This is a predicted structure of an 86-nucleotide RNA (transfer RNA) from a Clostridia bacterium. Its Rfam family is "tRNA". NCBI's taxonomy places the organism under Bacteria, Bacillati, Bacillota, Clostridia.
RNA sequence: GGAAGCGUAUCGAAGUGGUCAUAACGGGCCUGACUCGAAAUCAGGUAGCACGCAAGUGCUCGUGGGUUCGAAUCCCACCGCUUCCG
Numbered sequence: 001g002g003a004a005g006c007g008u009a010u011c012g013a014a015g016u017g018g019u020c021a022u023a024a025c026g027g028g029c030c031u032g033a034c035u036c037g038a039a040a041u042c043a044g045g046u047a048g049c050a051c052g053c054a055a056g057u058g059c060u061c062g063u064g065g066g067u068u069c070g071a072a073u074c075c076c077a078c079c080g081c082u083u084c085c086g
């Protein structure tokens, strides 16, 4: 220099145009049960930002644009990571 793949909550990861990110599922973490205590197991909970006294509302799928009635999902550019080729 060329090509391909990937970028989703604290981590991994599913979702690939419309029942919804109300983000499945798994890990971690918190609380409880059980135990003398712990582990294991079981139950419940657990994203961020903005506005608001509060109830609550809005926005966020790497970033910015575009297409569409509708985008995490399609298109373009850029950023980052991984792999392959030279």
Stems, first nucleotide, its partner, number of pairs: 001085007010027003018069001028046006047060005062078005